[in-house]
Model confidence (mean pLDDT): 83 of 100. This is a predicted structure of a 72-nucleotide RNA (transfer RNA) from a Candidatus Wolfebacteria bacterium. Lineage of the source: Bacteria > Bacteria candidate phyla > Candidatus Wolfeibacteriota. Its Rfam family is "tRNA". By type it is a transfer RNA. Rfam's curators write: Transfer RNA (tRNA) molecules are approximately 80 nucleotides in length.
RNA sequence: GCGCCUUUAGCUCAGUGGUAGAGCGCUUCAUUGACAUUGAAGAGGUCGUAGGUUCAAUCCCUACAAGGCGCA
Numbered sequence: 001g002c003g004c005c006u007u008u009a010g011c012u013c014a015g016u017g018g019u020a021g022a023g024c025g026c027u028u029c030a031u032u033g034a035c036a037u038u039g040a041a042g043a044g045g046u047c048g049u050a051g052g053u054u055c056a057a058u059c060c061c062u063a064c065a066a067g068g069c070g071c072a
Base pairs, nucleotide, nucleotide: 001071002070003069004068005067006066007065010024011023012022013021018055026042027041028040029039030038048064049063050062051061052060
């Protein structure tokens, strides 16, 4: 330098065009003498950045950034 893959909640990951979810973690409440477990409720997201297509984009297209793999 070229090609390919990945980027979504604090962490690990779903989500293939109709406005974003799970597990774990966190907070509150119940339970306990207390803790743990269990149950209930809740908070937490500019979906890496900037453009484009579309009535509508996490999703499709382009560029850039970060990380990884391969080739030279």